The prediction has a mean pLDDT of 89. Predicted 3D model of a 479-nucleotide part of an RNA (small-subunit ribosomal RNA, 5' domain) from an uncultured bacterium.
Context: one part of a larger RNA
RNA sequence: ACGAACGCUGGCGGCAUGCCUAACACAUGCAAGUCGAGCGCCAUGGUUUCGGCCAUGGAGUGGCGCACGGGUGAGUAACGCGUGGGAACCUGCCCAGCAGUAUGGGACAACCGCGGGAAACUGCGGCUAAUACCGUAUACGCCCCCGCAAGGGGGGAAAGAUUGAUCGCUGUUGGAGGGGCCCGCGUCGGAUUAGGUAGUUGGUGGGGUAAUGGCCUACCAAGCCUGCGAUCCGUAGCUGGUCUGAGAGGAUGAUCAGCCACACUGGGACUGAGACACGGCCCAGACUCCUACGGGAGGCAGCAGUGGGGAAUAUUGGACAAUGGGCGCAAGCCUGAUCCAGCAAUGCCGCGUGAGUGAUGAAGGCCUUAGGGUUGUAAAGCUCUUUCACACGCGACGAUGAUGACGGUAGCGUGAGAAGAAGCCCCGGCUAACUCCGUGCCAGCAGCCGCGGUAAUACGGAGGGGGCAAGCGUUGUUC
Repeated sequence: ACGAACGCUGGCGGCAUGCCUAACACAUGCAAGUCGAGCGCCAUGGUUUCGGCCAUGGAGUGGCGCACGGGUGAGUAACGCGUGGGAACCUGCCCAGCAGUAUGGGACAACCGCGGGAAACUGCGGCUAAUACCGUAUACGCCCCCGCAAGGGGGGAAAGAUUGAUCGCUGUUGGAGGGGCCCGCGUCGGAUUAGGUAGUUGGUGGGGUAAUGGCCUACCAAGCCUGCGAUCCGUAGCUGGUCUGAGAGGAUGAUCAGCCACACUGGGACUGAGACACGGCCCAGACUCCUACGGGAGGCAGCAGUGGGGAAUAUUGGACAAUGGGCGCAAGCCUGAUCCAGCAAUGCCGCGUGAGUGAUGAAGGCCUUAGGGUUGUAAAGCUCUUUCACACGCGACGAUGAUGACGGUAGCGUGAGAAGAAGCCCCGGCUAACUCCGUGCCAGCAGCCGCGGUAAUACGGAGGGGGCAAGCGUUGUUC
């Protein structure tokens, strides 16, 4: 010094922190939706000039988001991280510039009908809309080919909506922010690990990617790494930082922040600007559950919570009021991110448990040489005060015009009464603090030295004393 634990004790507040072990298994609820200003339909209600229209809700189609935010540290000794550079790249939303938004078409859900299945779900037929899908046209700039260039040839786009002012859509250039890739240097222990390597090392052609590259492939060459420690084994997420120390250094990597990796285990791709995707898909495996035995469902290392493990670590709470995020023109909806509240002396900090006076130095206790000493101004008594807590009343800031979960909280005012609030460890030396009794190498103590065998300041009790104090000790770990 601590994310601590244990023992004894425990008044209040503020601010922090709280599964370090089983990346063990998980009941239940919630944690990612949103848009009717893209589109058709259904239900309900209202209205109707019977054409329809409006509102609310629902599933569907379509768009954006779900790659963020949140968790964990298993793996990883690696360009993973840190730092400094580099060239062959991508980038939805956002900003700025330029140009455009023409003309056609066919479907599929929803819906209706008929089925299959225990369920999960699913088959066939029919109708239909779109900012869904597909043609044609157009191309300043864009892409490809030829060319030194000028130039020539070829290719490719779009979507509309409404409350009429906006929101969009397409192409392209630049930016911002984000990301992918490469390199120098740094990054634990073991030599009782000395050789390792066959896509291995390099080249050529090709493929693949947003992009370089043995990344992949065919052929050719035989290289490449290594005592400045390769390879192998063990251990480990890395950093800003944190703890300690005069520093150098040592140890460490909880909380907060940056990066990385992972999401039951292993593998794979799809969609997409972005994933090889925690609450998406497929396959295999282990496990759990449902089943009509044919077949299905699941993944808390999200927030709570449960069992288990453990010395040990909290509520199945409130709110979107603030900050931020997603969607939306907006109103708004969603948000276990977040903000708060609850529990725990787990830590740090602050405060209180009273102040003054009071000698017949009361009583009691302990010691005693029996005179006395000490506890001790300590108590009582007297005179005061009311912090905190308590009761009643008022009552915020945080919120800009409105909106406050926290919260009738903080705070303010009034009131009563010393009233409700002290323990723990130690007293042989180190080390601050001594006597009596009990015990008799017993019972016990102990960090080291060592105490105890009949006067023990070292064991146990008492009185007294010392230290710290809502804590005090012990244990563990680090310097």

Background: The RNAcentral record of the full RNA draws on ENA and SILVA. Rfam family: Bacterial small subunit ribosomal RNA. Rfam 15.1 lists 42,628 matches to the family in 10,626 species.